[in-house]
RNA sequence: AGAGUUUGAUCCUGGCUCAGAUUGAACGCUGGCGGCAUGGUUAAAGCAUGCAAGUCGAACGAGAAGCACCUUCGGGUGUGGAAAGUGGCGAAAGGGCGAGGAAUACGAUCGAACGUACCCCGAGGUGGGGGAUAGCGUCGGGAAACCGACGGUAAUACCCCAUGAUCUCUACGGAGCAAAGGUUUACCGCCUUGGGAGCGGCGAUCGUCCUAUCAGGUUGUUGGUGAGGUAAAGGCUCACCAAGCCGAAGACGGGUAGCGGGUGUGAGAGCAUGACCCGCCGCAUCGGGACUGAGACACUGCCCGGACUCCUACGGGAGGCUGCAGCGACGAAUCUUCCGCAAUGGGCGCAAGCCUGACGGAGCAAUGCCGCGUGCGGGAUGAAGCGCCUACGGUGUGUAAACCGCUGUCAGGGACUCGAACCAACGACCGGAACCAGAGGAAGGGCCGGCUAACCUCGUGCCAGCAGCCGCGGUAAGACGAGGGGCCCGAGCGUUAAUCGGAAUUACUGGGCUUAAAGGGUGCGCAGGCGGACCGGCAAGCAUCUCGUGAAAUCCCCCGGCUCAACCGGGGAAUAGCGGGGUGAACUGCCGGUCUUGAGGCAGGUAGGGGCAGACGGAACUGUCGGUGGAGCGGUGAAAUGUGUAGAUAUCGACAGGAACGCCAAUGGCGAAGGCAGUCUGCUGGGCCUGUCCUGACGCUCAGGCACGAAAGCGUGGGGAUCAAACAGGAUUAGAUACCCUGGUAGUCCACGCCGUAAACGAUGUGCACUAGAUCGGAGUGGCUCUCAUGUCUUUCCGGUCGAAGGAAAACUGAUAAGUGCACCGCCUGGGGAGUACGGUCGCAAGGCUAAAACUCAAAGGAAUUGACGGGGGCUCACACAAGCGGUGGAGCAUGUUGCUUAAUUCGAGGCAACGCGAAGAACCUUACCUGGGCUUGACAUGCACGGAUUAACUCCCCGAAAGGGGAGCCACGCGCCUUUGGGUGGAACAUACACAGGUGCUGCAUGGCUGUCGUCAGCUCGUGCUGUGAAGUGUCGGGUUAAGUCCCUUAACGAGCGCAACCCCUAUCGUUAGUUACUAACACGUAAUGGUGAGGACUCUAGCGAGACUGCCGGUGUCAAACCGGAGGAAGGUGGGGAUGACGUCAAGUCCUCAUGGCCCUUAUGUCUAGGGAUGCACACGUGCUACAAUGGCCGGCACAAUGGGCUGCGAGGCCGCGAGGCGGAGCAAAUCGCAAAAAGCGCGCCCCAGUUCGGAUUGCAGGCUGCAACUCGACUUCAUGAACGUGGAAUUGCUAGUAAUCGCGGAUCAGCAUGCCGCGGUGAAUACGUUCCCGGGUCUUGUACACACCGCCCGUCACACCAUGGGAGCGGGUUCUACCAGAAGCAGUUAGCCUAACCGCGAGGGGGGCGAUUGCCACGGUAGGAUUCGUGACUGGGGUGAAGUCGUAACAAGGUA
Repeated sequence: AGAGUUUGAUCCUGGCUCAGAUUGAACGCUGGCGGCAUGGUUAAAGCAUGCAAGUCGAACGAGAAGCACCUUCGGGUGUGGAAAGUGGCGAAAGGGCGAGGAAUACGAUCGAACGUACCCCGAGGUGGGGGAUAGCGUCGGGAAACCGACGGUAAUACCCCAUGAUCUCUACGGAGCAAAGGUUUACCGCCUUGGGAGCGGCGAUCGUCCUAUCAGGUUGUUGGUGAGGUAAAGGCUCACCAAGCCGAAGACGGGUAGCGGGUGUGAGAGCAUGACCCGCCGCAUCGGGACUGAGACACUGCCCGGACUCCUACGGGAGGCUGCAGCGACGAAUCUUCCGCAAUGGGCGCAAGCCUGACGGAGCAAUGCCGCGUGCGGGAUGAAGCGCCUACGGUGUGUAAACCGCUGUCAGGGACUCGAACCAACGACCGGAACCAGAGGAAGGGCCGGCUAACCUCGUGCCAGCAGCCGCGGUAAGACGAGGGGCCCGAGCGUUAAUCGGAAUUACUGGGCUUAAAGGGUGCGCAGGCGGACCGGCAAGCAUCUCGUGAAAUCCCCCGGCUCAACCGGGGAAUAGCGGGGUGAACUGCCGGUCUUGAGGCAGGUAGGGGCAGACGGAACUGUCGGUGGAGCGGUGAAAUGUGUAGAUAUCGACAGGAACGCCAAUGGCGAAGGCAGUCUGCUGGGCCUGUCCUGACGCUCAGGCACGAAAGCGUGGGGAUCAAACAGGAUUAGAUACCCUGGUAGUCCACGCCGUAAACGAUGUGCACUAGAUCGGAGUGGCUCUCAUGUCUUUCCGGUCGAAGGAAAACUGAUAAGUGCACCGCCUGGGGAGUACGGUCGCAAGGCUAAAACUCAAAGGAAUUGACGGGGGCUCACACAAGCGGUGGAGCAUGUUGCUUAAUUCGAGGCAACGCGAAGAACCUUACCUGGGCUUGACAUGCACGGAUUAACUCCCCGAAAGGGGAGCCACGCGCCUUUGGGUGGAACAUACACAGGUGCUGCAUGGCUGUCGUCAGCUCGUGCUGUGAAGUGUCGGGUUAAGUCCCUUAACGAGCGCAACCCCUAUCGUUAGUUACUAACACGUAAUGGUGAGGACUCUAGCGAGACUGCCGGUGUCAAACCGGAGGAAGGUGGGGAUGACGUCAAGUCCUCAUGGCCCUUAUGUCUAGGGAUGCACACGUGCUACAAUGGCCGGCACAAUGGGCUGCGAGGCCGCGAGGCGGAGCAAAUCGCAAAAAGCGCGCCCCAGUUCGGAUUGCAGGCUGCAACUCGACUUCAUGAACGUGGAAUUGCUAGUAAUCGCGGAUCAGCAUGCCGCGGUGAAUACGUUCCCGGGUCUUGUACACACCGCCCGUCACACCAUGGGAGCGGGUUCUACCAGAAGCAGUUAGCCUAACCGCGAGGGGGGCGAUUGCCACGGUAGGAUUCGUGACUGGGGUGAAGUCGUAACAAGGUA
């Protein structure tokens, strides 16, 4: 510090996601030791049990047990000091928790009207009296808690008197007020008072969350006067008076929350947070209340009310863990009912001491941080095992292990002591050494597709599963699961949750708004913000210095202590802040004075559809009346509805009505915007120019507010010609609630009043300043040209275009900024949900304004790029259309295919580019299919082991359909080596066994190869350079030209490659060479005839080598070009004709059944052999063909002319036989020699005479010959007989541009046989092409695009189904809160007729004072009624979202077919 993810790719915008750090955590797997920390975040829900606040005998009475003494044995005295009580101090601290509380709180800094027990310092005092009471005793009530009566008692308890001040009050004369003693004789106390320290109460300023869908709140409210009250200021309370006070800088209301020091994160600014520790606040079962006290409205005090729990004898009572442990409950989740007061601290006490769940420790938990260990060194046979590869050699785990040597941390064992500790004593707990033993007791977790470090194999087969995002999985998964291997951390590792970061993704630091989200429709304008020049002053801001404060801890730095670290100690620094004081005066501000350039005014001009009102005008339109006229008009793509003989349309005249204003007119003018147009008049707003006379900053912007605001719409009343929602009809259509047509009502118009929206757009807020130019238009001024016209220069304002710099993601913008700055306002923060719901507000309504959430997605977008596409455009090509000729589609048959059938009808091919295709030839074979019968190392290959001389071969027999099974006979070592003969061994062959063979089984979507197609279309690319942020562009575009990216010119391109063309083959002409088997002109011979023969090398021909054609020449056109047009010559002319040749690529095109091949599958079968069957089946349907329908024909016989080819298991002549297919026979020929072989159409003669025929030949019958082992299923052919459909073929569709179509025959491959198919060959031999509008396809340039799987694309809405969240909803239930009223416990205050009453007064009666009771006021709980608000729920209902292939249509994206 960034990365992934929108696209085919790119740049940008923008969201989502990841890597980091952190935690009071939890969960999963795992777990050795120690140190230091931390540990109920949930139910402020409820609690058993124990403990957590007592202490003082030096305040007091009384005085148990024990001990001692005495005793009348009842007891007494002394000592002793327990329990309880009176009294004092404490209990208001410490400890816990965070409910409430948005201010009576907290934080920072100030302040004035206060209190203060204990402590410190100072001053003074401490005299005299009195009456009670608890304890206790007796009696009584009660289950208990507890209570009552009587009797008697003490005090540092209580009361009175005295003294009194520097105390309090005061009218300044005066008045008033205190005490307590104890004891160990040294002290501790007590009273009054002044001061201090510390602590507390009160106030001010500033700061402190969300919500305006909370906008007004308030009646003790705001202030005053007086009084009361308090320790103290104060409406704190009360009476009276006034009517204030708070609020857009957010009052009031709602929600949420303890606050701070700090903590986490971050570069910082910030953001989030408030566990542990420290400070403050609040609370103590819920609510209320006061008492006591220095202090409380009191956690372990009191009273009352409520809920809950417990006890009870039913009459009454008791209780409060948000103290420490602990329990259950809740929850993802959080510990021991431990030890000790030894330390620190607190209470009481003179003290000893007692108390202390504060605290110090231990225990539990990897909860966190820190440290240590689980060994170290050597050790290659690179062991085994496991994995992977494999060319079988290997390679990984891996020095890892084994094995050898060494060490001893931690844990284990282990003693006396020491430390922690002070004058002494006192230790809950903890640490530490030597030594012993022995590698022994101690490693896991996550991950390995990219981000992100780390890869192989197997299993699985969109299943099971993974997933933070993108996304993996549908048979070759580095993404699932496992194994091996690896990577990262390590007593941990991962996951989840949460915060900050990355996120400049709320932008203060530090963002934006033409098109990505975002400028308010426009103006005026209060508040607010900002504001020209000069001078003087002030000192609020500002700057600087200084003082105070900013607690400690934390963070940071230094030093130090635990062996280190974590942790801890000491010191320092820092703590943006706030406050006091001094100084300065540039800038801002404030005060005063001055100025003119901003702004405004004035004067003189000037243009204009600026606004309002009135009047007038012509054209057109519709209607009415009349005339002419006579059949249609109107309308459309075409029609129809409509209209017209009752006279339309057309035309002429007259009249009526309403609305809009042609030409001028513009890229023009005016206005703030909306908007504004006939002419004239009246009224009226604004602008500009010139002058520089006046005022003297009067300015800019503007939340809220106010006004204006197209069209449509609404209300009332008019008006109504045209046009025209709705509606009606006619068309169109599958439908057509549309587009088109005929009508037509609101409305369109006017007046008044509403509405307040718009793509209200320049999608660009307003104002000011600055920053190159060029040019056009509008309105003015000034100068020059003698003058005018005109021209030209200058200057101001307005409206445009181009453009430098700059800006921008780019498109673009560019003085009319989207540049550079300033001021102010508005607005944005992913898409959908949604500009919706609810609420509020405005409106008559329609609706407007304001404006969410749940849920859901990993995108949604902008600009530009390359393609593809368009019922976009330009240019252009092609038998693409057109022009022609012949077909197909109808018939019969052939053939292929679908479908059906079947035991099987093997398989593949499927628009063009499958369908006479694979198949250049299925009777058996082929054959892959079916049925049946067999074989199992196999029909075929190789290796190895073993046997081995009759097996094999051959001959034969039996079963059998064959295959196969069973059996018999018969033969040699013949061949390589060794060897003397014998023989041995090897090997072929065979048998057995094992490896293996075999598969036309699957996957053409795992592949190679080959092929089809676009397309013989002219394209497809590269290097360097240049342009662009980039994808990419340029080149390859443009102008010409071509069949062509062919060539030329231009040119930020220059070159190059694959294609085009050429080079190759055939063919057309000629030359030359050669001359057999071909040829035959001349010569000669011969024949009935024939190059038959001699001969010839002339000709044809054959086949080698050459020539020829190149726009070379001429004319014209053209850019002095390329090229085109015409011409000459020429056999051939502009590529002469034909062939071969197929760029980058596309279609996951075709083929695993040609072949090859990965993977998978079968292995007595999916292999192999065999017989028979099937592939030929037939209601149908399609493709491709053949033959025809006839007279340009058919038939009979006669005559003529080819080329390509193939021939020995072959072609087969002549001859003979047969009507014929064919047979017999065999000459010749391995072929320019012989044969196949007749060519046919054609020519000439004759017949037929338009008919289902002398056309047509299907079908069927009989008979044949041929091939073959065999023609039944299932061959072709022949003769005779039979003689079907068919009379030119609907919609539709196909081929062909010249030796072509059409037509005619011939040959060949395959092949025993089988051709209408296929591949070739020649014969005869046309018609037409104006042309490129249209259809199909292609090329190129351009344009639009929401397409990129690329239009067979994308995509919208209803409906149906499932699920989810949400609005409305008769209501129902709960919370909070307000108002009115009722009610009123305890308590306090007031009052007080009743009752009671020790201290003082009084001789007394009595008084004073006090208490109880009663009563009044305030008030908690509770109640009644009505509101407000919020949550839950609700039959039904509304829309929304999501979902794999549902239904209907086709709205949008191209001119999306009606922009």

Small-subunit ribosomal RNA from an uncultured prokaryote, 1459 nucleotides, folded computationally.